[in-house]
RNA sequence: GCAUCGAUGAUCUAGCGGCAUGAUAUCGGCCUUCCAAGCCGAUAGCCCGGGUUCGAAUCCCGGUCGAUGCA
Numbered sequence: 001g002c003a004u005c006g007a008u009g010a011u012c013u014a015g016c017g018g019c020a021u022g023a024u025a026u027c028g029g030c031c032u033u034c035c036a037a038g039c040c041g042a043u044a045g046c047c048c049g050g051g052u053u054c055g056a057a058u059c060c061c062g063g064u065c066g067a068u069g070c071a
Stems, first nucleotide, its partner, number of pairs: 001070007010024003018054001025043006047063005
């Protein structure tokens, strides 16, 4: 330098163009004499910029970072 793959809350993760999923964590409540466990609820996310589309996490282009391969 070229090619392929990847980037989703604090962490891990699902998501075949139409509501962003689940778990952990954190916070509040219930339960308990207290703690733990359990139950209920809440907080918080699509790497960045542009394009296509009525509508983009998803498709296209460029960029950044990471992994692998080639040179």
Molecule: transfer RNA
Organism: Methanomicrobiales archaeon